[in-house]
RNA sequence: GGAAGAAAGGGCGAUGGAGCUCGCCCGAAAAUGCCCCUGUGGCUGAUGGCUCCUGUUGAUGG
Numbered sequence: 001g002g003a004a005g006a007a008a009g010g011g012c013g014a015u016g017g018a019g020c021u022c023g024c025c026c027g028a029a030a031a032u033g034c035c036c037c038u039g040u041g042g043c044u045g046a047u048g049g050c051u052c053c054u055g056u057u058g059a060u061g062g
Stems, first nucleotide, its partner, number of pairs: 009026005016053006033043003036039001
């Protein structure tokens, strides 16, 4: 000096915030939902997962 690995760190996981947790990526990558008759079409969801908050939507009651 170079390479590899580990630890730490950072980032990402179909639209917001926080905590916990899982996976992935790390000098560019992880990432950019599904279905079909491909249309002026249809469907689920603010989560990767859990909980809370905010927003949106539906039903019922006051």
Molecule: Fluoride riboswitch aptamer (crcB RNA motif)
Organism: Bacillota bacterium